[in-house]
Context: one part of a larger RNA
Formats: sequence, C1' cells, structure tokens
RNA sequence: CUGGGCGUAAAGCGCACGUAGGCUGCUUUGUAAGUCAGGGGUGAAAUCCCUCCGCUUGCCGGAGGAACCGCCUUUGAUACUGCAGGGCUUGAGUUCGUGAGAGGGCGGCGGAAUUCCUGGUGUAGGAGUGACAUCCGUAGAGAUCAGGAGGAACACCGGUGGCGAAGGCGGCUGUCUGGACCGGUACUGACGCUGAGGUGCGAAAGCGUGGGGAGCAAACAGAAUUAGAUACUCUGGUAGUCCACGCUGUAAACGAUGGAUACUAGGUGUCGGGGGCUUGCCCUCGGCGCCGCAGCUAACGCAAUAAGUAUCCCGCCUGGGAAGUACGGUCGCAAGGCUGAAACUC
Repeated sequence: CUGGGCGUAAAGCGCACGUAGGCUGCUUUGUAAGUCAGGGGUGAAAUCCCUCCGCUUGCCGGAGGAACCGCCUUUGAUACUGCAGGGCUUGAGUUCGUGAGAGGGCGGCGGAAUUCCUGGUGUAGGAGUGACAUCCGUAGAGAUCAGGAGGAACACCGGUGGCGAAGGCGGCUGUCUGGACCGGUACUGACGCUGAGGUGCGAAAGCGUGGGGAGCAAACAGAAUUAGAUACUCUGGUAGUCCACGCUGUAAACGAUGGAUACUAGGUGUCGGGGGCUUGCCCUCGGCGCCGCAGCUAACGCAAUAAGUAUCCCGCCUGGGAAGUACGGUCGCAAGGCUGAAACUC
C1' cells in the first nucleotide's frame, strides 16, 4: 500500500455554517467527450512467456509464435455517465393559518432563605464532633421579635417532561429575536446531500481591565485524628464563584455511536399537532422513553431514535511503552492549544 475496520478491543473532528471537490430525482431531444464494437497504423531489436532446434546436459545460443496489457486514426452503437436544450413534481424551498416550548439577547419586578447592622425581650451558654478541641459569648452571644442593608440562587409545580446544532437552558413580566412541528391552498421547479481548507459558536477552570462580594470555597492558618497526616473530620479564610467588555478553545465536550436518504414484525408509555366518531377509544404526522422479532454482533448487547439492509460524502485507526513528549511551525498576554515524530525498549 491493499485488504479490514471505528458503541465497549486502536479509531467519529465538541458542534454548526459553508468554499473547492465528490455524489445527485422523473422524462424527452440533440451531441458523441467518457463507454462499447469493427477496421487500419504504430507499439525497434533484445528481454519475459510458449513451442522446436544446436552445443554430451545445463548455463548459453538459434528459429518461429504469443505478448508488449499502450497510443494515434477511422467507421459505427447510444443503454449508462458527461455536455447543451425542453418539460415534470414526488426531493428541497416559499406562501397562509393555529397551537406547544427552562431556545437566545436586553430591561424591569418579586418572595422564601443565609449573612451582616440597629433596636427590644432575655440569661449563660452557643457552635461543632465518633469523641474532643480550635472558634463565638457577661464588652450580653445563641434563642426570639421589629426595622434596615446587600449579594447570589430561584423550593413546590418538575416529570425515563420540554427547547436548542452542540456547549447548554428553570421565579414572574415587558420588549427584540431564532428554530422545529401540524394542517391546507397556491407558487418556484432539482434550487439537493456531504463538505478538504475556511469561518463562527463552544461547560468548568484560567487570564486582562473595571465593578461587585451574601453564601460557598482551591491556596493558606489553626484544632483534631495519626507512628507521621503537607489528607479524610472541625473552626476560620483569600483568589474564585457574580456583572460588563476582551481573551483562552479545552472536557468521560458521552449515546464513549459523523451527516443525509430509502427500506425492513410487533407491543406499550409519554409530549406537541391534525382527523373521525358512539367522550374515551380509533386513525395519522412529528418528537422523547421502555420491551421485543428477523437480522447483526467476539460477546455484552443493538433492534424503525439500528450497532439491520443499501447508496453518497467527510473524519479517523494500523502492537504496548517512550508520548500527545521532543523538535519545527502556528495561535495565545500567560497558562497553554493545534499540528506531531524518533532513538531506545518489550
């Protein structure tokens, strides 16, 4: 390299948009580039292969054939592919209507709770643990009542429930805004799928500048435990967690399962629509779950939300370690990211 693979053995980019490229519905006409058939020319000789012959055999040599898998040219064929033109509506999209939703941005508002402050009542404890202690408290704590401040998160509803491409999204409300679904009319007429590069989005932690800081809490300090205890437990506590703007670009970014299309027994639940009728059933479309047949799988299991049967496109794998390291390049303020070896060793 080929063959073979990628849920768990090595292997699906974190996710999307999209350039080039690859692939592309039904029908018709033309063309004949690809394709196919016939003819002609060429494809030097030697070599390789086959047959025969000559040296005693072999190596070697001689003769004939085949082959040289290619190119050029010419005459045809037109199913498929291409190219050019015409048509179509089922793929795709537009239009109209209705309902669902923690989808996103910005603003406003609310109550419970924690903490702190002020005041009242009130007195000796409180807190904490396996048990202690550090800690708080007679300068009046804890408890309780009233008032105030401030920040963060939104109990119940809440659900194998919903929405989003993924990350993710949960109090109420206003405003701006994205997507999906269902039903039906009209319209466009293949406008599609995928997508190397590229671009954008991307949890948490982290970084820069400026705010904010209630609770929690890396680091740190103390108290315990212990042989020790740089831990587990406890008392404190700073970054951080929050906001604005900018950066970082990684995760067990997981369904460890790339995207699209078509087909292939059933049963059951649930969410959002539509339809029917005899109000609780049936039919149907779209999602989210469970069970299960065929089939697949090394097994586990998957099983119309496939890991089944097929097609198209992309990404990736090739023994373990060294190593996601070194070097180089590139991005970043840095931390570091992306790309990514070898010696050696088993």
Predicted 3D model of a 346-nucleotide part of an RNA (small-subunit ribosomal RNA, central domain) from an uncultured Pseudomonadota bacterium. The coordinates come from a structure-prediction model, not an experiment, and the mean pLDDT is 88. The RNAcentral record of the full RNA draws on ENA and SILVA.